[in-house]
RNA sequence: GUAGCCGUAGCUCAAUGGUGGAGCGCCUGAUUGUGGAUCAGGAGGUUGCGGGUUCGAUCCCCGUCGGUUACCCCA
Numbered sequence: 001g002u003a004g005c006c007g008u009a010g011c012u013c014a015a016u017g018g019u020g021g022a023g024c025g026c027c028u029g030a031u032u033g034u035g036g037a038u039c040a041g042g043a044g045g046u047u048g049c050g051g052g053u054u055c056g057a058u059c060c061c062c063g064u065c066g067g068u069u070a071c072c073c074c075a
Stems, first nucleotide, its partner, number of pairs: 001071007010024004018055001026042005048064005
């Protein structure tokens, strides 16, 4: 350089174009002599960024940034 894949909560990951969720973690409470475990509740999101299509976009299209894989070139 070319092509593909990935980017969504703190982490790991879901979500058929129709209200963005789960597990773990975090906070509060119950339980416990304390902690852990368990139980109940809660907080936490510019879906990488910009634009487009659409009544409606995490999802489709274009551009762009980052990561990653393969290939090509040079050493």
Predicted 3D model of a 75-nucleotide RNA (transfer RNA) from uncultured Oscillochloris sp. The sequence was found in a public genome assembly. Rfam family: tRNA. It is annotated as a transfer RNA. Model confidence (mean pLDDT): 81 of 100.